[in-house]
Context: one part of a larger RNA
Molecule: large-subunit ribosomal RNA, half B
Organism: Sargassum hemiphyllum
RNA sequence: CCUCGUUGAAGGAACUCGGCAAAAUGACUCUGUAACUUCGGAAUAAGGAGUAAAAAGUUGCGCGAAAGCUCUACUUUUUGGCACAAAAUUGGGGGUAGCGACUGUUUAUUAAAAACACAGGUCUCUGCUAACUCGUAAGAGGUCGUAUAGGGACUGACACCUGCCCGGUGCCGGUAGGUAAAGACCCGGUGUUUACGCAUUGGUAUCAAACCCCGGUAAACGGCGGCUGUAACUAUGACGGUCCUAAGGUAGCGAAAUUCCUUGUCGGGUAAGUUCCGACCCGCAUGAAUGGUGUAACGACUUCCCCGCUGUCUCCAACGGGGUCUCAGUGAAAUUGCAAAGGUCGUGAAGAUGCGACCAUCCUACAGCUAGACGGAAAGACCCCGUGCACCUUUACUAUAUGCAACUAUUGUAACUCAAAGGUUUUAGUGUAGAAUAGGUGGGAGCUUGUAAUUUAAUUUCUACGGAGAUUAUUAAAGCGUUAGUGAAAUACCACCCAAAAAUUUGUUGAUUUACUAACUCGCGGACAGUGGUUGCUGGGUAGUUUGACUGGGGCGGUCGCCUCCUAAAGAGUAGCGGAGGCACGCAAAGGUAGGCUCAUUACCUAUAAAGGUAAGUUGAGUGUAAUGGUAAAAGCCUGCUUGACUGUAAGAAAAACAUUUCGAUCAGAGACGUAAGUCGGUCAUAGUGAUCCGGUAAUUCUUUGUGGAAAGGUUAUCGCGCAAUGGAUAAAAGGUACGCCGGGGAUAACAGGCUAAUGAUCCUCUAGAGCUCCUAUCGACGGGUUCGUUUGGCACCUCGAUGUCGACUCAUCACAUCCUGGAGCUGAAAAGGGUUCCAAGGGUUCGGUUGUUCGCCGACGAAAGUGGUACGUGAGUUGGGUUUAGAACGUCGUGAGACAGUUUGGUCCCUAUCUUCUGUGGGUGUUUGAAAAUUGCGAGGACUAUACCUUAGUACGAGAGGACCAGGAAAACUCGAUCCCUGGUGUUCCGGUUGUUCUUUAGGGGCAGCGCCGGGUAGCUACAUCGAGAAGAGAUAAUCGACCGCUAGGCGAGAAACUUACCUCAAGUCAAAUUUUCAGUAGGGGUGGAAAUUAAUCACUUUGAUAGGCGGGGGGUGUAAGAGCUGUAAGGUUUUAAGCUGACCUGUACUAAUCCUAUAGAAG
Repeated sequence: CCUCGUUGAAGGAACUCGGCAAAAUGACUCUGUAACUUCGGAAUAAGGAGUAAAAAGUUGCGCGAAAGCUCUACUUUUUGGCACAAAAUUGGGGGUAGCGACUGUUUAUUAAAAACACAGGUCUCUGCUAACUCGUAAGAGGUCGUAUAGGGACUGACACCUGCCCGGUGCCGGUAGGUAAAGACCCGGUGUUUACGCAUUGGUAUCAAACCCCGGUAAACGGCGGCUGUAACUAUGACGGUCCUAAGGUAGCGAAAUUCCUUGUCGGGUAAGUUCCGACCCGCAUGAAUGGUGUAACGACUUCCCCGCUGUCUCCAACGGGGUCUCAGUGAAAUUGCAAAGGUCGUGAAGAUGCGACCAUCCUACAGCUAGACGGAAAGACCCCGUGCACCUUUACUAUAUGCAACUAUUGUAACUCAAAGGUUUUAGUGUAGAAUAGGUGGGAGCUUGUAAUUUAAUUUCUACGGAGAUUAUUAAAGCGUUAGUGAAAUACCACCCAAAAAUUUGUUGAUUUACUAACUCGCGGACAGUGGUUGCUGGGUAGUUUGACUGGGGCGGUCGCCUCCUAAAGAGUAGCGGAGGCACGCAAAGGUAGGCUCAUUACCUAUAAAGGUAAGUUGAGUGUAAUGGUAAAAGCCUGCUUGACUGUAAGAAAAACAUUUCGAUCAGAGACGUAAGUCGGUCAUAGUGAUCCGGUAAUUCUUUGUGGAAAGGUUAUCGCGCAAUGGAUAAAAGGUACGCCGGGGAUAACAGGCUAAUGAUCCUCUAGAGCUCCUAUCGACGGGUUCGUUUGGCACCUCGAUGUCGACUCAUCACAUCCUGGAGCUGAAAAGGGUUCCAAGGGUUCGGUUGUUCGCCGACGAAAGUGGUACGUGAGUUGGGUUUAGAACGUCGUGAGACAGUUUGGUCCCUAUCUUCUGUGGGUGUUUGAAAAUUGCGAGGACUAUACCUUAGUACGAGAGGACCAGGAAAACUCGAUCCCUGGUGUUCCGGUUGUUCUUUAGGGGCAGCGCCGGGUAGCUACAUCGAGAAGAGAUAAUCGACCGCUAGGCGAGAAACUUACCUCAAGUCAAAUUUUCAGUAGGGGUGGAAAUUAAUCACUUUGAUAGGCGGGGGGUGUAAGAGCUGUAAGGUUUUAAGCUGACCUGUACUAAUCCUAUAGAAG
């Protein structure tokens, strides 16, 4: 020193994030017990009293025949002690709030909670071969249950309640219409073919679930507004207007586990309250089963307060057990480039034991302490990167299980009805004119008629309202046509047709409904279901993946190709999240050619104006389009004719990684313009863009899988990409991770260092101004110039095979730009108290309340409560409240997984010290013979304080009120040192008391109960005790001041807690190793010991001896021993007796133990 215990004066939470830890409480009996309450509780509430032993007496239960016995309760009297549940076992209590009702459960190994569960509530599914779950299936659970049952979801006792919204997303229901696959039906095209046919391909219509659509549903997922005016003070706005919405938040609660601003404001509590409680309402961003608000009881939950209690603290002290230390025995580990391993300043990959300079430094151990060795441990978990991984989510992409549906196979027999497309038979056709409802063409002069023409009536069908039919009754012989007339067409009758619908019948196909049906019997079902296949829908249930880069870290933002200019440093080229702009086209003329012309602007004339005229006019205009370069022989403007905005080539150059790209004379063909020479393969030039694959169209004297064709391919031309992340990964792709993992990076962030100094801080300068007047007593704008490296930054240089981060504690150390104390100048300095400036770093610089806080605010004291650096000093020194893992909750954001420099609660801090440094203690050796003792002091360290009071003096000063300098004195504070006489603490066996139990029965003693507990206490050690010091000077100075008759210069003098001395301590390894004195023979070991001590050392003694023990005496402590006597019924009392006992203290005494061993060199004289 650590750890585990014991005790503690005075104070009593002042400690601290927080009463953490400890202390305290504690048993039984009696008494007494509040608010509140779900009437059960709360409650052992709280708060009190008693408890031993002896004797006497009484009561009750039980047992017993009784005597009596056990147990229990009580009364009276007495006895001892500090203390009677005597030890041990053995609740601290109360008040307030939050959350959760409760008992329970949970992260074995950092989270026990407010999380989970829970009884209760609600919604929803499920009719039994149940839903649902497991399984490929068989089958199983559900359940041998049956809606008072079972599954799923949300909420979470109880009380009062649970508002509005169905627009979105889900779920449920609906079916008219729209969209909608395979299949089936029908109609085509192409190829081939003598033909049948085959192959291939297209289209119309029809048919499901699903989607659209129409409704319902919120205790489904969810959501629940702005702007503006207004009342007779002001303010506010009951009231009004307007916009939007599916609807605009109701009751309740509200700075809250939710409130950023915020420590909101007010009240309470406190001396002082960022917390707490009660209110207010401006709710950043409350709110009703993602439940709202209350709530008794409960809680190892969270917050605040009070009482008790205490070493948590002021402020630490003593003691005990075990370590630490030495010896004996046994005997690990991490670590380790090498080591002969210092400081300061500098340098340097930017923080050096190892480099440079200077300084320091004899060699070597032991015990300690941790400042450094960017100490050890773990290829950083934060951050970034990887065309890394994993898991999770979803309206990412692509698949897929499941589910739903259609078709088809298994799959048969019938009936009714309906539908479709056919066939048969019928019906049926209105322009005007015309008898009047003329379908077309042809034939046609007759046709129908007692097998009833015609008329009338009734009923009835269709209808375009004109009419056309049917049936019944009646009548009983004619009616229609040709002709005429109208018209484009003429009618009877016959035939073949057209358009439109309707009816009948027949068979085919399909649909609905119904019936039947097979292996013992009965019941129920039955071509459905089930199963296989094809197809459509659904489908984070499951799976595989994707989710860009640049980037002064990453993210957010911005950007990504092409053209022009500057940066660009006079060839070309040249970066940046440098500075400016454009493009993703246009034009049939804005192209070609031939000819012609000259602009902008200014001046003058004319003129109402537009216009016009004259002169000057080297490019200032114009150029389709940005800028640059060009341009008047025009490339600009106008006119004529035209299509070279041609086909096939191409020597040679430019540029260039490649791929691309650019310029291009010439030749052939056919042309345009021009008299001709000649020009023309688009545009004054430079932007106007996209590789390859894949596919389409046109052409083609190409190939053609036995042959001929065809299909298919090739070639030429051309079309389809905001593939814009523009050299284009795919036809097709978003997120989360704090549950995370791996590989890397100091190539790249957060801390710290470094560089810089915008920001920040200090100072100087200039005076405009303020200061009644007056720049500078004081303040000083607008400006200018330094310094510092404490702020916020910038940079990204060391460190990512780890440099632990805020604050507190402890211990500090330095700077001075000084907070106090000291010395001065000026003052708008009367005194006192101040302001400002100069010098000065010796010392000092507080205790509390709130908060994690630094800071800040507040209370109180004080001379003052300094500013900064030191890895924002200090975690191998402590803490762990905050931040910053994993649990959980609120608000907000997000569909979600999840997220938040928002809040809240909970949450493992390892290291035995090798080296250096530091604090102590030894051994060796040197200091020129050795030893002992005493000095000096190079040097090192410590200390250095300030206050109130008294006197001077109520004096100087002042109208007064007030009120000194200088000088002297003595107190208390603080810091430091020493000591134990006093006062206290401790004092583990010094004394006594006493409980339980045991050792043998009494007595007396002993053991154990963490010294059992309790009362005292010697020595020692200690503080709370006592004593002392911080005194007075000296020297040389700082700022400043003075004298030399005035000024300047030089010199002289005065002048501070700072400096050097002085005071205290250490100190000759001070290599200059000192000096003096004495001795020349004696260190050392062993032993007995010590107020000395880790081991060493040191000191005393060692028989010529009091060193230790013992013994005797004394002191001090305790408090009257045992035994015996007497006394009392007894507990007990009393006398012998101020007794007995007594560790460390003092003294005496050899009884015991110290009884013993022994080198001895070298040199000088």